The prediction has a mean pLDDT of 85. Predicted 3D model of a 75-nucleotide RNA (transfer RNA) from an archaeon. Its Rfam family is "tRNA". Rfam classes the family as a transfer RNA.
RNA sequence: GGUGGAGUAGCUCAGCCCGGUUAGAGCGUCAGACUCAUAAUCUGAAGGUCGCGGGUUCAAAGCCCGCCUCCACCA
Numbered sequence: 001g002g003u004g005g006a007g008u009a010g011c012u013c014a015g016c017c018c019g020g021u022u023a024g025a026g027c028g029u030c031a032g033a034c035u036c037a038u039a040a041u042c043u044g045a046a047g048g049u050c051g052c053g054g055g056u057u058c059a060a061a062g063c064c065c066g067c068c069u070c071c072a073c074c075a
Stems, first nucleotide, its partner, number of pairs: 001074007010027004020058001029045005051067005
C1' cells in the first nucleotide's frame, strides 16, 4: 500500500441485510424489599453525540461518501 471484518450504556453484545414504536438485553453500579447480618433472590432507578464529519430522505444505529481507531489476511 491492497482486501475483508469490527466500532452501539462502565464491560460483553443484539438490532443493520429489508430505514419507521420511546435505542434494547445480560453482567456491573446505585436504591429498596427479604435477612440478626452478608451472600443469593426479587423490585426499581441511573447510565447512550449508536467512532467522527458530511450527504440522501418526511424520517438514518441501519443507505451513500470521506476520515479515525482496532483485528485478520495479502503484498